[in-house]
Context: one part of a larger RNA
RNA sequence: UGACGGGUCCCCGCACAAGCAGCGGAGCGUGUGGUUUAAUUCGUUGCUACACGAAGAACCUUACCUGGGUUUGACAUAGCAGUGGUAGGGAAGCGAAAGCGGACCGACCCUUCGGGGAGCUGUUACAGGUGUUGCAUGGCUGUCGUCAGCUCGUGUCGUGAGAUGUUCGGUUAAGUCCGCUAACGAGCGCAACCCUCGCUGUGUGUUACAAGUGUCACACGGUACUGCCGGUCUUAAACCGGAGGAAGGUGGGGAUGACGUCAAGUCAGCAUGGCCUUUAUGUCCUGGGCUACACACACGCUACAAUGGGUAGGAACAAUUGGUUGCGAAGCCGCGAGGCGGAGCCAAUCCGUGAAAACUAUCCUCAGUUCAGAUUGCAGGCUGCAACUCGCCUGCAUGAAGUCGGAGUUGCUAGUAACCGCAGGUCAGCCAUACUGCGGUGAAUACGUUUCCGGGGCUUGUACA
Numbered sequence: 001u002g003a004c005g006g007g008u009c010c011c012c013g014c015a016c017a018a019g020c021a022g023c024g025g026a027g028c029g030u031g032u033g034g035u036u037u038a039a040u041u042c043g044u045u046g047c048u049a050c051a052c053g054a055a056g057a058a059c060c061u062u063a064c065c066u067g068g069g070u071u072u073g074a075c076a077u078a079g080c081a082g083u084g085g086u087a088g089g090g091a092a093g094c095g096a097a098a099g100c101g102g103a104c105c106g107a108c109c110c111u112u113c114g115g116g117g118a119g120c121u122g123u124u125a126c127a128g129g130u131g132u133u134g135c136a137u138g139g140c141u142g143u144c145g146u147c148a149g150c151u152c153g154u155g156u157c158g159u160g161a162g163a164u165g166u167u168c169g170g171u172u173a174a175g176u177c178c179g180c181u182a183a184c185g186a187g188c189g190c191a192a193c194c195c196u197c198g199c200u201g202u203g204u205g206u207u208a209c210a211a212g213u214g215u216c217a218c219a220c221g222g223u224a225c226u227g228c229c230g231g232u233c234u235u236a237a238a239c240c241g242g243a244g245g246a247a248g249g250u251g252g253g254g255a256u257g258a259c260g261u262c263a264a265g266u267c268a269g270c271a272u273g274g275c276c277u278u279u280a281u282g283u284c285c286u287g288g289g290c291u292a293c294a295c296a297c298a299c300g301c302u303a304c305a306a307u308g309g310g311u312a313g314g315a316a317c318a319a320u321u322g323g324u325u326g327c328g329a330a331g332c333c334g335c336g337a338g339g340c341g342g343a344g345c346c347a348a349u350c351c352g353u354g355a356a357a358a359c360u361a362u363c364c365u366c367a368g369u370u371c372a373g374a375u376u377g378c379a380g381g382c383u384g385c386a387a388c389u390c391g392c393c394u395g396c397a398u399g400a401a402g403u404c405g406g407a408g409u410u411g412c413u414a415g416u417a418a419c420c421g422c423a424g425g426u427c428a429g430c431c432a433u434a435c436u437g438c439g440g441u442g443a444a445u446a447c448g449u450u451u452c453c454g455g456g457g458c459u460u461g462u463a464c465a
């Protein structure tokens, strides 16, 4: 000087407390461990792995396994040699396919007409590797943590390591600002500058709308600064209250992540050194596997009901957002999934698109039920060469566990939690209950900082570095 302390003091955070809704028990979905397997490809493993890479494993993907092929190779460049019915297309036949085979058809550019280019064949260099090392690396990322810290120049002090500044008194979300001060300044961080929502002005006006002083959309501006008043305080910074205001003290949200820590993660996104492989650890194909199942854990969905469930009808009210290999209306058929159909739309125009909870009426009356929907049978629909392993959806039937969950544990402070639906990406289809967004309804509680966890600062002890 640090690090550590079941040392002291001060401060902060959904850290505790006060509340609300959960998880842990059940069924199912998904991930992981384990076990099994020919293979169940690989990575990730306290917080910071486990609905994570994967924004979509039937084939493909695919890296794994079985079997069948192939060896200058599925792909690139170069040298040499060859090739003119050449490149390319390709029938019969063998085959699970890949591949083998080869009847037949049959092209291009330049040219000095010799040939050359391109292509193809052979050969040599080489290609190839999701093989290994993240403890050789780049890049990117997680975490402490959006925590308030981390440093430097000059000066001063100290033999020196170093100290000071950065401590102290206030204050702040903040090393934020003020005061004091052997320090004076500065840099990276904080804040602001950026985007968005909320108020408003001006301009514009199609495809929006009530058809023009409005709504809406787009663009450019304005507005908030402790600016004003009172009090407290060191005539400071600031704090408390008030006025005005759509908004008040960082107005809400986002983007933005200092010096560094964990030899943290990733050689399988990509790049890359070394090593290994080269008739195989490369490559093509068929089928299988990644979907197994005594079990354990993690993240979720659906419930256990009456603040509910069913039925009917009425009549409601959104915002994101996607669409030409696409979205697909009306109409007709079907109980339905869906089918026929094809208007309109390259979209403020047309379509997906009728949101659902909520409201009204009525039935059910506390029961394993008109709760719950797992599981299974039958009959169908859709996508796709192909739904057996292993897809989704519909109708009828079936009707399991489950009566609120032990120890323990998670999220959340306001348009938040909770409840309700909608859209999108990936995508032929989909195992999405996931993820990313969007709106609708809309709470309770915070006395306080003793304690638990994490963090910041001063100080103290140390046999630690």
Base pairs, nucleotide, nucleotide: 001465002464003462004461005460007459009457010456011455012454013453015449016448019412020411021410022409023408026302027301028300029299030298031297032296033295034293035292042053043052064288065287067285068284069283070282073126077125078124079123080122081121082120083119088105089104093100094099108117109116110115128277129276131275132274133273137271138270139266140265141264142262144260149188150187151186152185153184154183155164156163157162168179169178170177194254195253196252197251199222200221201220202219203218204217205216209212225248228242229241230240231239232238304405308364309363310362311361312360314359321352322351323350326345327344331340332339333338371402376397377396378395379394380393381392382391418441419440420439421438422437423436424435

This is a predicted structure of a 465-nucleotide part of an RNA (small-subunit ribosomal RNA, 3' major domain) from a sediment metagenome.
Rfam family: Bacterial small subunit ribosomal RNA. Gene Ontology terms of the family: ribosome and structural constituent of ribosome.